Description:
Model confidence (mean pLDDT): 80 of 100. This is a predicted structure of a 76-nucleotide RNA (transfer RNA) from an SAR324 cluster bacterium. The organism belongs to SAR324 cluster, within Bacteria.
[in-house]
RNA sequence: GCGGUUGUAGCUCAGUUGGUAGAGCAGCAGCUUCCCAAGCUGCAGGUCGCCGGUUCGAGACCGGUCAGCCGCUCCA
Numbered sequence: 001g002c003g004g005u006u007g008u009a010g011c012u013c014a015g016u017u018g019g020u021a022g023a024g025c026a027g028c029a030g031c032u033u034c035c036c037a038a039g040c041u042g043c044a045g046g047u048c049g050c051c052g053g054u055u056c057g058a059g060a061c062c063g064g065u066c067a068g069c070c071g072c073u074c075c076a
Base pairs, nucleotide, nucleotide: 001072002071003070004069005068006067007066010025011024012023013022019056027043028042029041030040031039049065050064051063052062053061
C1' cells in the first nucleotide's frame, strides 16, 4: 500500500426486506426477609465510531474517514 471483518446502553450482544432502538448482566428504587443473599416489580441509562450523500424516512444503502482484529504484497 491492497483486501476482508468489527464498531449499537457501564459490560456482553441482538436489531429480518429502510419505517420513530432492544435483551441479558451491572446500577437505582420498591416489595419480600429479623438481616444479608436469592426472588419479584418498576425506573434510569444511547448523537448506533466520526463526517457527508441517497430517501418522505438510514443502526441497516452509498462515499469518505478513524480505531481494533485477520490476511496479502512491496521496499529499505

Rfam family: tRNA. The family's RNA type in Rfam is transfer RNA. RNAcentral holds the sequence, with entries from ENA.